[in-house]
Background: A computed fold for a 75-nucleotide RNA from a Thermoplasmata archaeon, annotated as transfer RNA. Its mean pLDDT, the model's own confidence on a scale to 100, is 82. Its Rfam family is "tRNA". By type it is a transfer RNA. Its family is annotated with triplet codon-amino acid adaptor activity in the Gene Ontology.
RNA sequence: GGGCCCGUAGCUCAGUCCGGUCAGAGCAGGCGGCUCUUAACCGCAAGAUCAGGGGUUCGAAUCCCCUCGGGCCCG
Numbered sequence: 001g002g003g004c005c006c007g008u009a010g011c012u013c014a015g016u017c018c019g020g021u022c023a024g025a026g027c028a029g030g031c032g033g034c035u036c037u038u039a040a041c042c043g044c045a046a047g048a049u050c051a052g053g054g055g056u057u058c059g060a061a062u063c064c065c066c067u068c069g070g071g072c073c074c075g
Base pairs, nucleotide, nucleotide: 001074002073003072004071005070006069007068010027011026012025013024020058030044031043032042033041051067052066053065054064055063
């Protein structure tokens, strides 16, 4: 220098192919229940404008372009 993959909640991930219903799940943390207490278990609530910017569109996590970060391969 070239190619491919990945980046979504504090952490691990789904959703992207084929654009549309509130952006979801588990864990962690918070509150409550249970218990003599803790753990376990159960319940509730909260938490991400989807790596950043631009474009297309009535509408973008999803499509297009550029950039940043990580990984693998080729030279």